[in-house]
RNA sequence: CGGGAUGGCUGGACGAUCGCGUGCCGCCGAAGGCGGCCCGAGGAACGUCCGGGCUCCACAGGACGGGGUGGUGGGUAACGCCCACUCGGGGCAACCCGCAGGCCAGUGCCACAGAAAACAAACCGCCCGCCACGCGCGGGUCAGGGUGAAACGGUGGUGUAAGAGACCACCAGCGGCUCGGGUGACCGGGCCGGCUCGGUAAACCCCACCCGGAGCAAGGCCAGACAGGCUGCGACCGAGGGCUGUCCGCCCGAGCAGCCGGGUAGGCCGCUCGAGGCCAUCGGCAACGGUGGCCCUAGAUGGAUGAUCGUCACCGGAAUCCGGGCAACCGGCUCCGGAACAGAACCCGGCGUACAGGCCAUCCCGUCCC
Repeated sequence: CGGGAUGGCUGGACGAUCGCGUGCCGCCGAAGGCGGCCCGAGGAACGUCCGGGCUCCACAGGACGGGGUGGUGGGUAACGCCCACUCGGGGCAACCCGCAGGCCAGUGCCACAGAAAACAAACCGCCCGCCACGCGCGGGUCAGGGUGAAACGGUGGUGUAAGAGACCACCAGCGGCUCGGGUGACCGGGCCGGCUCGGUAAACCCCACCCGGAGCAAGGCCAGACAGGCUGCGACCGAGGGCUGUCCGCCCGAGCAGCCGGGUAGGCCGCUCGAGGCCAUCGGCAACGGUGGCCCUAGAUGGAUGAUCGUCACCGGAAUCCGGGCAACCGGCUCCGGAACAGAACCCGGCGUACAGGCCAUCCCGUCCC
């Protein structure tokens, strides 16, 4: 210098004018209005996909069902998140990716092609026998051919009519026993065995672990308005309700359900200080945790957080001029244009997705120079 990998930061600045929302202060006789001051979106506020806090309902027990997660160890309030490691796959490498338990409990499925897709099987070929010698019949054989995503271990030999783990050596794989290392997933080694077992669980299923329901329109308070009527069921022969998926069982129980008609659609709390942020230090490989100090930073409810102008900075383009250079070109001045994704609504922790442009750190590969 070129190409790449990982982690992180940033997401225009300042000023003027006008405007909006909460809060506080002042004035006006109240509703409210006016004036002043402070504060006023994001890294994703987004999607609402997970997990929790909070709130209300429920919570004697049992059975069945449903959903979720899925290597190991740790972190956390919790998680489907994060960290470290193991295994498998990709890359020369830095590094990246993995819905990564179990098809020797059972069941199902495997398109097309192919003879055959699972207790194997004979289409061509090979070998043997028979013969009415033909594109014949019977038998043996998966070593060879062909099909397929996948065909019942691989190579060499023995053997045979031809062949075959039928047998032998080595290799691969599986299972059992065992030694060593590791908290563990797992790794390394030794001996033995039958020779060998297809794939699929984002198919049912099995195993292990976890899970009450609903959500701030939760929930509570205040003020105000109104008009009842009809029908059905029921009061221990018990309607209806609760155990919030169902059933058993248990508990409460005098009202419940439908239709028509009438009224309201205001305010306050919840509401923002919280598993909070920053810095230092200690423990830990890390995620993270402990201790100390400092900081306070939106709360709208038809829903505020904006618009215009100027200067500077950034990016792109253009002609003359100026400076440098042999030149390509670089820098300056001037003019024109551009500047992303997107916006709180109870609050946090994650994940996922969108994003103009700019910056930083570490590492890998290649090339050149010293």
Molecule: Bacterial RNase P class A
Organism: Zafaria sp. Z1313